[in-house]
Context: one part of a larger RNA
RNA sequence: CGUAGGAGACUUGAGGGGAGCUGGCCUUAGUACGAGAGGACCGGGCUGGACUGACCUCUGGUGUACCAGUUGUUCCGCCAGGAGCAGACGCUGGGUAGCCAUGUCGGGACGGGAUAAGCGCUGAAAGCAUCUAAGCGCCAAGCCCACCCCAAGAUAAGGUCUCCCAUCCGGACAACGGAGUAAGGUCCCCGGUAGAUGACCGGGUUGAUAGGCGGCGCGUGUAAGCGCAGUAAUGCGUUGAGCUGAGCCGUACUAAUUGACCGAGGG
Numbered sequence: 001c002g003u004a005g006g007a008g009a010c011u012u013g014a015g016g017g018g019a020g021c022u023g024g025c026c027u028u029a030g031u032a033c034g035a036g037a038g039g040a041c042c043g044g045g046c047u048g049g050a051c052u053g054a055c056c057u058c059u060g061g062u063g064u065a066c067c068a069g070u071u072g073u074u075c076c077g078c079c080a081g082g083a084g085c086a087g088a089c090g091c092u093g094g095g096u097a098g099c100c101a102u103g104u105c106g107g108g109a110c111g112g113g114a115u116a117a118g119c120g121c122u123g124a125a126a127g128c129a130u131c132u133a134a135g136c137g138c139c140a141a142g143c144c145c146a147c148c149c150c151a152a153g154a155u156a157a158g159g160u161c162u163c164c165c166a167u168c169c170g171g172a173c174a175a176c177g178g179a180g181u182a183a184g185g186u187c188c189c190c191g192g193u194a195g196a197u198g199a200c201c202g203g204g205u206u207g208a209u210a211g212g213c214g215g216c217g218c219g220u221g222u223a224a225g226c227g228c229a230g231u232a233a234u235g236c237g238u239u240g241a242g243c244u245g246a247g248c249c250g251u252a253c254u255a256a257u258u259g260a261c262c263g264a265g266g267g
Base pairs, nucleotide, nucleotide: 001153005164006163007162008161009160010159011158015150016149017148018147021049022048023047024046025045026044027043033038051107052106053105054104055103059101060100061099062098066094067093068092069091070090071086072085073084074083075082076081111145112144113143118138119137120136121135165267167179168178169177170176184262185261186260187259188204189203190202191201192200209255210254211253212251213250214249215248216247219243220242225238226237227236228235229234
């Protein structure tokens, strides 16, 4: 910009993409078959491999400052207690959310249609024969559908529901042009299940959108101070203490203020 008025939702599916794999065991059945050795078709069930999708309950990884330990050094006057630096985490032990796999769950299917090779029925040409010439069946991991995803710029531009609409000016009372509006939308702002930016999604005081705060959870693992014991290092008690990013619930304290613009004319 188009989709012959303007909007908001929900959709149909032309078309396109993805997937499509396979082993072992049990049973049928030591049956059919076979002198025996051996040993099935068909059907039913179970369990794996590789590949793949989603997810984070579990098992683990990461988790750059969540907790703790610790060396050297500088500083906070000293002690105690801390902070900085030693990597763009000083080192070490753990670790929430998130993101992940080695973790968890799922998938290939079933079925239908038309066929290939192939197997047939009926059957002439050609009194026979013949699956074929007319006609009719069966039959593949393959084809079409079925399963998952995208999808109306599918310009043949689809459908359904709902919402808005007989304003003004110029012009011929038109076409058309312009203006202010409607439903609605955007700008702007707070954000994230989204993301390089646009986009998408949530929220904007009639508000829990983010921050803060409160409670809880998770994680660290018993803070500081004081007391007691010990010459002291240190230990014990107060104490599962103190601290705690991203998690959950709540709460208008802070910030989403106030506003501006776009947007139909009866199709």